[in-house]
Predicted 3D model of a 1484-nucleotide RNA (small-subunit ribosomal RNA) from an uncultured prokaryote. Rfam family: Bacterial small subunit ribosomal RNA.
RNA sequence: AGAGUUUGAUCCUGGCUCAGAAUGAACGCUGGCGGCGCGCCUAACACAUGCAAGUCGAACGACUCAGGGUCUUCGGACUCUGAGUAACGUGGCGGACGGGUGAGUAACGCGUGGGUAAUGUGCCCUUUGGUGGGGGAUAACCCGUGGAAACGCGGGGGAAUACCGCAUAAGGCCGCAAGGGAUACCUUGCGGGGAAAGGCUUCGGUCGUCGAAGGAGCAGCCCGCGUCCGAUUAGCUAGUUGGUGGGGUAAGGGCUCACCAAGGCAACGAUCGGUAACCGGUCUGAGAGGACGGGCGGUCACACUGGGACUGAGAUACGGCCCAGACUCCUACGGGAGGCAGCAGUGGGGAAUCUUGGGCAAUGGGCGAAAGCCUGACCCAGCGACGCCGCGUGGAGGACGAAGGCCCUCGGGUCGUAAACUCCUGUUCUUGGGGAAGAGAAUGACGGUACCCAAGGAGCAAGCCCCGGCUAACUCCGUGCCAGCAGCCGCGGUAAUACGGGGGGGGCAAGCGUUGUUCGGAAUUACUGGGCGUAAAGGGUGCGUAGGCGGUUUAGGAAGUCUGAGGUGAAAGUCCCCGGCUCAACCGGGGGAGGACCUCAGAAACCCAUAGGCUAGAGGGCUGGAGAGGGAAGCGGAAUUCCCGGUGGAGCGGUGAAAUGCGUAGAUAUCGGGAGGAACAUCGGAGGCGAAGGCGGCUUCCUGGACAGCAUCUGACGCUGAGGCACGAAAGCUAGGGGAGCGAACGGGAUUAGAUACCCCGGUAGUCCUAGCCGUAAACGAUGGGUACUUGGUGUGGGGGAGAUAAGUCCUCCGUGCCGGAGAUAACUCGAUAAGUACCCCGCCUGGGGAGUACGGCCGCAAGGCUGAAACUCAAAGGAAUUGACGGGGGCCCGCACAAGCGGUGGAGCAUGUGGUUUAAUUCGACACAACGCGAAGAACCUUACCGGGGUUUGAACUGGUGGGGAAGGCCCCAGAGAUGGGGAGAUGCCCUUCGGGGACCGCAUCAGAGGUGCUGCAUGGCUGUCGUCAGCUCGUGUCGUGAGAUGUUGGGUUAAGUCCCGCAACGAGCGCAACCCUUGCUUGCAGUUGCCAUCAGGUGAAGCUGGGCACUCUGCGAGGACUGCCGGCGAAAAGCCGGAGGAAGGUGGGGAUGACGUCAAGUCCUCAUGGCCUUUAUGUCCCGGGCUACACACGUGCUACAAUGGGCGGUACAGAGGGCAGCGAACCGGCGACGGUAAGCGAAUCCCAGAAAACCGCUCUCAGUUCGGAUCGCAGUCUGCAACUCGACUGCGUGAAGGUGGAAUCGCUAGUAAUCGCGGAUCAGCAUGCCGCGGUGAAUACGUUCCCGGGCCUUGUACACACCGCCCGUCACAUCAAGAAAGCGGGCUGUACUAGAAGUCGCUGGGCCAACCCUCCUCGGAGGGAGGUAGGUGCCGACGGUGUGGCUCGUGAUUGGGGUGAAGUCGUAACAAGGUAACCGUA
Repeated sequence: AGAGUUUGAUCCUGGCUCAGAAUGAACGCUGGCGGCGCGCCUAACACAUGCAAGUCGAACGACUCAGGGUCUUCGGACUCUGAGUAACGUGGCGGACGGGUGAGUAACGCGUGGGUAAUGUGCCCUUUGGUGGGGGAUAACCCGUGGAAACGCGGGGGAAUACCGCAUAAGGCCGCAAGGGAUACCUUGCGGGGAAAGGCUUCGGUCGUCGAAGGAGCAGCCCGCGUCCGAUUAGCUAGUUGGUGGGGUAAGGGCUCACCAAGGCAACGAUCGGUAACCGGUCUGAGAGGACGGGCGGUCACACUGGGACUGAGAUACGGCCCAGACUCCUACGGGAGGCAGCAGUGGGGAAUCUUGGGCAAUGGGCGAAAGCCUGACCCAGCGACGCCGCGUGGAGGACGAAGGCCCUCGGGUCGUAAACUCCUGUUCUUGGGGAAGAGAAUGACGGUACCCAAGGAGCAAGCCCCGGCUAACUCCGUGCCAGCAGCCGCGGUAAUACGGGGGGGGCAAGCGUUGUUCGGAAUUACUGGGCGUAAAGGGUGCGUAGGCGGUUUAGGAAGUCUGAGGUGAAAGUCCCCGGCUCAACCGGGGGAGGACCUCAGAAACCCAUAGGCUAGAGGGCUGGAGAGGGAAGCGGAAUUCCCGGUGGAGCGGUGAAAUGCGUAGAUAUCGGGAGGAACAUCGGAGGCGAAGGCGGCUUCCUGGACAGCAUCUGACGCUGAGGCACGAAAGCUAGGGGAGCGAACGGGAUUAGAUACCCCGGUAGUCCUAGCCGUAAACGAUGGGUACUUGGUGUGGGGGAGAUAAGUCCUCCGUGCCGGAGAUAACUCGAUAAGUACCCCGCCUGGGGAGUACGGCCGCAAGGCUGAAACUCAAAGGAAUUGACGGGGGCCCGCACAAGCGGUGGAGCAUGUGGUUUAAUUCGACACAACGCGAAGAACCUUACCGGGGUUUGAACUGGUGGGGAAGGCCCCAGAGAUGGGGAGAUGCCCUUCGGGGACCGCAUCAGAGGUGCUGCAUGGCUGUCGUCAGCUCGUGUCGUGAGAUGUUGGGUUAAGUCCCGCAACGAGCGCAACCCUUGCUUGCAGUUGCCAUCAGGUGAAGCUGGGCACUCUGCGAGGACUGCCGGCGAAAAGCCGGAGGAAGGUGGGGAUGACGUCAAGUCCUCAUGGCCUUUAUGUCCCGGGCUACACACGUGCUACAAUGGGCGGUACAGAGGGCAGCGAACCGGCGACGGUAAGCGAAUCCCAGAAAACCGCUCUCAGUUCGGAUCGCAGUCUGCAACUCGACUGCGUGAAGGUGGAAUCGCUAGUAAUCGCGGAUCAGCAUGCCGCGGUGAAUACGUUCCCGGGCCUUGUACACACCGCCCGUCACAUCAAGAAAGCGGGCUGUACUAGAAGUCGCUGGGCCAACCCUCCUCGGAGGGAGGUAGGUGCCGACGGUGUGGCUCGUGAUUGGGGUGAAGUCGUAACAAGGUAACCGUA
């Protein structure tokens, strides 16, 4: 610090995901030791049991014990001392601390800084002054008594540091007065009222106690500032806000009450709803920030739930009290008891969180004079890898490297110095010994622990995750879209580095992974630090409120700002230094830091407020012209339609073509007249005006704004603008008019598979007017407003100036366009009218879908508008540009592509191939073009791969090893369908030799291993088809572009051609094109047999037959020839084109060979080769027979025909190219013939196949299913072959089918071509209508490029890229999910009215009750009265409740509307190319 993921690729936008750190964690696998920490995040759910707050006998009573004394009825009583229990009680102090929890609380609760002159304070400290003298009760106890219990009741006795008067009173308190001061305060004076307690003692004292003042610490209250989300919560408030007075409190206060006033809070977010204890800090982060608040520390709140007070210095009290409620327990049913959110523990909940441990030794706390007691605070131990830190599981040596595993190209590689083995060490461990610190003295739970020493002995101690990319680490096997993986992209459909296992490797390590959560990465909420033309995003437009921002100058001020000083910012933590545990974690000491707040002093630039100026901003005035700016009234002509009349006479209209429609009742057309409504041609312009919407005939009236000129006035009056108000196209709505044309809906006609559309004929709302609503739009420049600044060019509208009142002239202001610089931008593009450079203000955005939907609210008559989610779901959705491909886009241009022509196919019969069907098998492959007379250039056996049956297993063929035998080979017999099995006769060679033998070769046995036309052409090589003989495809360097990529290769010409020329940021080059090669056409040189024969000679029935010759033909080998070279024209002085000359041939002369980069996962594993898989007494191999030849059909390719341009018969010519020895086979003979017999020649320019046929000359047939046509069938034959039954070809005779030129559709061909005629060859024993060749005869037509098909180049659009056979939309059907509505139903929270009212405070009452003080009386026991108090009663308030009525919210609900999702459902074709009716927005 980034990375993966949208695309064919690119850049950008943008979301999703990953790598990091962290954790009170949990889960899975695994687990040696120690230290330090941490450990119910859920049910503030319920709790058994034990413990967690007592203590003081030096406050007191009582009791017990011991001792003493006195008395004694010898039971004991009394008393004193001491001790004890301190079990009981009174009294004091403490139970308000410590400990727990985070439910509530959005608040002065917390944080921070202040205030308290508005306060309190036990214990502690300091100072000061007191502590005199009395009185009456009461618990314990005893007696009696109620109750199951809890717990009481009555009587008696009796103490205090308990309680109550009295005395004293400095100060304090209250009242009054005076002075000072800011009101509350201080000082002084007078008056009133007002304290106490004693214990112990060594008698020194000490502890206590009372009053006052002060301190420390603690607490209460108040204030500034800060403190989560929701506006789909916008208004809230009656003690409410303030005042006066009373009450209350320690204290201010509406805290409370009476009265008076009508306020108070809120867009700077009140109220309401949701959530939450807050902080120091913790985690993360570069920081800013974000998230969190577990442990530790501070604060707050709570203690079963709700309410309440009492006591007290302090509580509204966790282990106190009262009441109510729920729950649990006890009960004798009458009543009672209880509150672990203390420590441990239990149940429950949960993914999940510990021992019912030890000790007060330390620290701290309570009480005590102290000893001491208490202390689940605390210190320790236990459990848990929950976290952090440290250590170990051994160290050294040890092989060209064991065994074994895995891989392998079989050579080897790897695990791997790893192991074994040798020598060591001793962390840890075990045993034994010693043994702490923690404590100044006594005291040690931890603990015989830490630590130290010795001995023993490598002994007990390694796992987990990962290895496709991100991301470090690769192979084998298994599996076969299965099983599975997955954080994202994505893997798995037979070669999976992605699943599972093995081997190997990588990472971390007593842990490793996973899951959850937080921050980071994410500049993805952007303060630091983002955006809004097209990616999400500018409000439809203006006016303007609050607010924000604001020209120039002067003065003083000082809130902001800045500087200095002081205070605070607790400790812990973080950071730095030092130190202690062996290190570290951990801990100790010191330092530093801490952005905030407070106080004081200072500065005055900026900012602010105040006061005063200025004129450059803004506004006013005067002058002037431009304009479809707005409103109202009036006027005008053209056109459409309608009405009336005339002329006229059959159609009109409409369309792609038609029809509906109109018309003989007279239309259309035409002329004249009239009516009515709407809109204003030309001018008219990328022109003007307006804020936008929008505005267009002419005239008048009313009216808004802008601009220019003058420099006359005001003096910052400005800009923006949340809310608000106004305007706002079309459609639509209400009411009333109006209605010519047009025209949703609707009717009809067409089109169509359908056509609720597009086209046509009609036509109602509406379109128009008035008044009022609606408030939307692709309301767009998809670009908010304002101000300033920043090179230019060229149009245009309005105004001014200069110049001759001229210029296509110059200067200037305002507006409106285009091009373009810098700059900006992802690019496109923008570019003074910014999307540049800056500032100010507003609006808006934060992935796609769901959705501008739902719910709620506001508005509307309605339609609907504004505001505006979530669940769920996806790994994208997007922008711009690039290369292709495509288009029922465009331009240019080719091709037998169409057209023009000739002949076919499609109909018939047959042949052949294919599909299908059949079959035991009908082997397999090939499937649009580019499968289908294709592989197959030849299936009767063989071939042959298929089927049936019979055999065989180292095999039919091949290589090598071992053992043993034999030459090999040939021949004969038997069984059998054959393969095969059995038997027999005969008989030896060759090479080497050490003479034993060995080798080649052949049987047998055996081991390696063979074999497979078995699978995969989608694992492959090779070969091939196709686009396409099309003219294209690329590279290097340079240049342009962020990049994909472009340029070159585009452009202007030209060509068959990316052929050539010219131009050009390109310059060159390569593969293709062309040429080079073969063939054919002309000439020529050489050669002259087997070819030829002109001349000479011979010769025949004829004949190059012979001599001879090589002239000619021909053959063969060479050479020449053609290059737009020449002329003319055109063209650019080009390339080239057109014409001409010459020439055998002319512009590539004809033909062939030759096939660029690539495409189709095209074809072939059955030519061959080959990876992998499968098979191995069979899927190999051998044999016989069958099948590949089947046949209701369908298609392709052909043959033969349908006839007279023909058939038949007869006669007569003329080729080329080939083939031939297991061959071609002449001649002759036989046969009607196929053919047979015999046989010459020829390994072939010599001989043979071999007659070429059409043609030509004759004769015949006469339009007929024929003298056409030959299928089919019968008979008889021939030939090949081991063999023609299935299943050959041919011959003869007989038979004589369909067929009379072939529907839709479709094929070939542009010249020696089509058509037509025959000939040859390969394969081959035989078999050809197929294939490959050859020659003979030999046409027609091409205007042209609109259309069909294919192709090339340029361009354009694109939502396509598997590339239009693409993409993609909606309904319906099915499954599933979430959310909405819904008669209702159920729950929670809450407002409000009324009702009822516990405990309790306060008030009133108090006839009942009462010791102290006072008075009176009395028999000193007491009685009465008073003061004072109190039970009870009552009033206000008041919790849980009750009744009614609202609000909010959650759950549920028959049914219901849509939405999302789901490999192969239905219907159509809406969108993307002009998507076939351009698309889209608003509206009905």